[in-house]
RNA sequence: GCGGGAUUAGUUGAGUGGCUCAAUGUGUCCUUCCCAAGGAUAAGACGCGGGUUCGAUUCCCGUAUCCCGCU
Numbered sequence: 001g002c003g004g005g006a007u008u009a010g011u012u013g014a015g016u017g018g019c020u021c022a023a024u025g026u027g028u029c030c031u032u033c034c035c036a037a038g039g040a041u042a043a044g045a046c047g048c049g050g051g052u053u054c055g056a057u058u059c060c061c062g063u064a065u066c067c068c069g070c071u
Base pairs, nucleotide, nucleotide: 001070002069003068004067005066006065007064010024011023012022013021018054026042027041028040029039030038047063048062049061050060051059
């Protein structure tokens, strides 16, 4: 230098052109004498910048970081 892949709640993963999901963690409440465990509920995320589209986390382009291969 070239090619490919991965970026999604605090953490670990899933997912799709129209409601963003789960586990775990966190807050509040219930149960309990207390703790643990259990239950209910709430907040919390699509790397960044553009484009296409009625609508983009998803499609396209660029860019950033990391990983793999080639030279």

This is a predicted structure of a 71-nucleotide RNA (transfer RNA) from a Candidatus Roizmanbacteria bacterium. It matches the Rfam family "tRNA". The family's RNA type in Rfam is transfer RNA. NCBI's taxonomy places the organism under Bacteria, Bacteria candidate phyla, Candidatus Roizmaniibacteriota. The sequence was found in a public genome assembly. Its mean pLDDT, the model's own confidence on a scale to 100, is 80.